[in-house]
Context: one part of a larger RNA
RNA sequence: UGACGGGGGCCCGCACAAGCAGCGGAGCGUGUGGUUUAAUUCGACGCAACGCGAAGAACCUUACCCAGGCUUGACAUGCAGCUGCAGGCCGGUGAAAGCCGGUUCCCUUCGAGGGUGCUGCACAGGUGCUGCAUGGCUGUCGUCAGCUCGUGUCGUGAGAUGUUGGGUUAAGUCCCGCAACGAGCGCAACCCGCAUCGGUAGUUAUUUGUGUCUACCGAGACAGCCGCCUUGAUGGGCGGAGGAAGGCGCGGAUGACGUCAAGUCAGCAUGGCCCUUACGCCUGGGGCGACACACACGCUACAAUGGCCAAGACAGCGCGUCGCCACACCGCAAGGUGGAGCAAAUCGUCAAACUUGGCCUCAGUUCAGAUUGGGGGCUGCAACUCGCCCCCAUGAAGUUGGAGUUGCUAGUAACCGCGUAUCAGCCAUGGCGCGGUGAAUACGUUCCCGGGCCUUGUACA
Numbered sequence: 001u002g003a004c005g006g007g008g009g010c011c012c013g014c015a016c017a018a019g020c021a022g023c024g025g026a027g028c029g030u031g032u033g034g035u036u037u038a039a040u041u042c043g044a045c046g047c048a049a050c051g052c053g054a055a056g057a058a059c060c061u062u063a064c065c066c067a068g069g070c071u072u073g074a075c076a077u078g079c080a081g082c083u084g085c086a087g088g089c090c091g092g093u094g095a096a097a098g099c100c101g102g103u104u105c106c107c108u109u110c111g112a113g114g115g116u117g118c119u120g121c122a123c124a125g126g127u128g129c130u131g132c133a134u135g136g137c138u139g140u141c142g143u144c145a146g147c148u149c150g151u152g153u154c155g156u157g158a159g160a161u162g163u164u165g166g167g168u169u170a171a172g173u174c175c176c177g178c179a180a181c182g183a184g185c186g187c188a189a190c191c192c193g194c195a196u197c198g199g200u201a202g203u204u205a206u207u208u209g210u211g212u213c214u215a216c217c218g219a220g221a222c223a224g225c226c227g228c229c230u231u232g233a234u235g236g237g238c239g240g241a242g243g244a245a246g247g248c249g250c251g252g253a254u255g256a257c258g259u260c261a262a263g264u265c266a267g268c269a270u271g272g273c274c275c276u277u278a279c280g281c282c283u284g285g286g287g288c289g290a291c292a293c294a295c296a297c298g299c300u301a302c303a304a305u306g307g308c309c310a311a312g313a314c315a316g317c318g319c320g321u322c323g324c325c326a327c328a329c330c331g332c333a334a335g336g337u338g339g340a341g342c343a344a345a346u347c348g349u350c351a352a353a354c355u356u357g358g359c360c361u362c363a364g365u366u367c368a369g370a371u372u373g374g375g376g377g378c379u380g381c382a383a384c385u386c387g388c389c390c391c392c393a394u395g396a397a398g399u400u401g402g403a404g405u406u407g408c409u410a411g412u413a414a415c416c417g418c419g420u421a422u423c424a425g426c427c428a429u430g431g432c433g434c435g436g437u438g439a440a441u442a443c444g445u446u447c448c449c450g451g452g453c454c455u456u457g458u459a460c461a
Stems, first nucleotide, its partner, number of pairs: 001461002003458003007455007015445002019408005026300008034291002042053002064286007073123001077122006085115001087104007106114002125275002128273003134269002136264003139260001141258001146185006152161003165176003191252004196219007222246001225240006289427001302401001306360007318349003323342002327338004367398001372393007414437007
């Protein structure tokens, strides 16, 4: 000087408390451990690994296993030699890849050149190892309020001062004081979105116009005004007016010096090491989907604030030509057959909870839907391992979940549906967004967890 303390003081944070909804019990989905396996490819491991890399594992992907094959190679550049030789078509073999045979074939200045193939060489190739050799990127403490520098001063020196102190703030935010005076990276502001108003424009929407709306530009909020309190002053606090909005208006983007030899050699790049008829490459099949178990995160429930049936109503973000598909017909349905419009404010996709009426009357039920049998539809070369959807039948566990534990302070939690990336299809109950309905509670900071500042102890660095 740090770090640490079951030392002290001050102060924050859904940290506790006060509340609401859960998880932990059940069934299922996904991930992980373990076990199994020819292989169940690899990585991630307290917070900060475990619906994570995966924003799409039937083949492909694919890195794993088995089998069949190739060896200048699936791909790049260069050198030398050879070449009617690649490609196409046909045949044989084969699961395919490949291998074998036949046939045909470019331009031309007729020297050759280009291209292709073969042979040989130099090389290619490696998701092989090392993230403790690295770049880049990322997580985390933490959007916490801190981390430093120049000059000066103090100290033999490490270093201190500034940055401490008194107030204040979300904030090293600002004010005052002070051997300090200034400055930088952070904070804040500048950027984007939402809420109000004005102006301009009007493709679409609308019968026309206006308005709504959409797009762009601008205004508006500053503790600015009034009162009270605090103070030496400043700064600040409380209340009020006006206002769409008031004390950071709300949300986002933005992550200081650094910490964890944190993560990633499997995104990519890259040093070193290793393989070179194989640790490279192609193909068929299998595996990544196994299953006595254990954990993590979810979905659906256990019902009457509910379930079922009928009728009726209201969004927003988005997406669409290899597409979205109105409408009509067929089918109980999934879907199929026709077929209009739309490269889309123009056409299409367009809610559910909700409201009204009826049935059920507390039961393993008209709850719940796992599992299984049968029949069908769709995508795709192909749904056996291993897809999704529909119909009929079957109807399991489950009656609110031990110790423990998670999220959330407002348009939030909870409940309800919708869209979308990836994508032929989909194991999505996941991710990222969108709107609809819409709460309860916060006395307080003693305690648990994490953090900031000052101070104290130390045999630690």